RNA sequence: CGAGCCGCCCGGGCAGCCGCGCGCCGAAAGGCGUGAGGAAAGUCCGGGCUUCACAGAGCAGGACAACGGCUAACGGCCGCCGGGGGCGACCCCAGGGAAAGUGCAACAGAAAAUUACCGCCCGAUUUAUCGGGUAAGGAUGAAAAGGCGAGGUAAGAGCUCACCGGAGCGCGGGAGACCGCGCUGCCGUGUAAACCCUGUCCGAAGCAACACCGACAGGAGUCGCUUGCUCGGCGAUAACUCCGAAGGGUGGCAGGAGCCUUCGGGCUCCGAGCUUCGCGGCAACGCGAGGCAAAGAUAGAUGGCUGCCUUCAAUGACAGAACCCGGCUUACAGGACGGGUCGGUCU
Numbered sequence: 001c002g003a004g005c006c007g008c009c010c011g012g013g014c015a016g017c018c019g020c021g022c023g024c025c026g027a028a029a030g031g032c033g034u035g036a037g038g039a040a041a042g043u044c045c046g047g048g049c050u051u052c053a054c055a056g057a058g059c060a061g062g063a064c065a066a067c068g069g070c071u072a073a074c075g076g077c078c079g080c081c082g083g084g085g086g087c088g089a090c091c092c093c094a095g096g097g098a099a100a101g102u103g104c105a106a107c108a109g110a111a112a113a114u115u116a117c118c119g120c121c122c123g124a125u126u127u128a129u130c131g132g133g134u135a136a137g138g139a140u141g142a143a144a145a146g147g148c149g150a151g152g153u154a155a156g157a158g159c160u161c162a163c164c165g166g167a168g169c170g171c172g173g174g175a176g177a178c179c180g181c182g183c184u185g186c187c188g189u190g191u192a193a194a195c196c197c198u199g200u201c202c203g204a205a206g207c208a209a210c211a212c213c214g215a216c217a218g219g220a221g222u223c224g225c226u227u228g229c230u231c232g233g234c235g236a237u238a239a240c241u242c243c244g245a246a247g248g249g250u251g252g253c254a255g256g257a258g259c260c261u262u263c264g265g266g267c268u269c270c271g272a273g274c275u276u277c278g279c280g281g282c283a284a285c286g287c288g289a290g291g292c293a294a295a296g297a298u299a300g301a302u303g304g305c306u307g308c309c310u311u312c313a314a315u316g317a318c319a320g321a322a323c324c325c326g327g328c329u330u331a332c333a334g335g336a337c338g339g340g341u342c343g344g345u346c347u
Base pairs, nucleotide, nucleotide: 001343002342003341005339006338007337009335010334012309013308014307015306016305017304018303020035021034022033023032024031025030037318041329042328044327045326046325047324048323049206050205051204052203061202062201063200064199065198067079068078069077070076081095082093083092084091085090096197097196101195102194103191104190105189117138118137119134120133121132122131123130124129146164147163149161150160151159167184168183169182170181171180172179173178210251211250212249213248218243219242220241221240222236223235224234225233226232258292259291260290261289262272263271264270265269277288278287279286280285
């Protein structure tokens, strides 16, 4: 210098004028303060909260799937194992079971799981035929009965042997998945994002949940009359109780599992960011300490215009809270920073 990898961050700032939601002050006019995001999104997981249901067990249905840990919980995260890709930094994996059973494997091919088409070998012979052996060779296919080499054989074949792969057993290491070594020994294709089997977890619905207040219309209780009594009918409703329920109101509803204290390296220190840490742990995370914080609408406010500044560029992205939180996924103009890798050149 070029190419590529990983992580983290920013997503304009200030001022003036006009306007909107909310809070406080004010008698009012008005004043002051505050007002979207890293994803507020998709609504895909998990939880808090709420109402209903619920003795226990099972069926059905759904999700998940190596191992160890973190967490309120998770299908998330961290670490690690195994497999795959890349020269590498690093990235990816729906990563239980195919020897419980069932199904399927298009086309091609003889055959897709007990299969002989060609070929090879042996025998018979009617010699352009038949029987048998053979998966080493050809051919088909995404996939062909462990791979490869040697021995062996009529030809062949794990039939035998070495190496590799897989399986079983033993020993050693590890917390474990698993790894290494040795022995035995050559075995049954693939597919579970096909049914299925095994294990673990899951009650349902969601803030339009739900709780409270509540003007009516109307109704019930109640009272009176009718009646021997009940039911029924008719009337009243002054008082008391209840139901009822407004495109009603208030709460839920903004201090909660809250957020930040970062990332990296050659780590007594340094670089970038920044108002700012320590301990334990490889890490996720936990504990302690310090700091921060006023969106809360309900047809839904958070906007518009202008000027200046930074910038190559500010008509410069994706996008707009709706009970809350932890994740995942997806979208994103442009830009900043840190650390590895590979190649080239120079010293």
A computed fold for a 347-nucleotide RNA from a Clostridiales bacterium, annotated as Bacterial RNase P class A. Its Rfam family is "Bacterial RNase P class A". Its family is annotated with ribonuclease P activity, dimeric ribonuclease P complex and tRNA processing in the Gene Ontology. A source record names the gene rnpB. The prediction has a mean pLDDT of 75. The RNAcentral record of the sequence draws on ENA.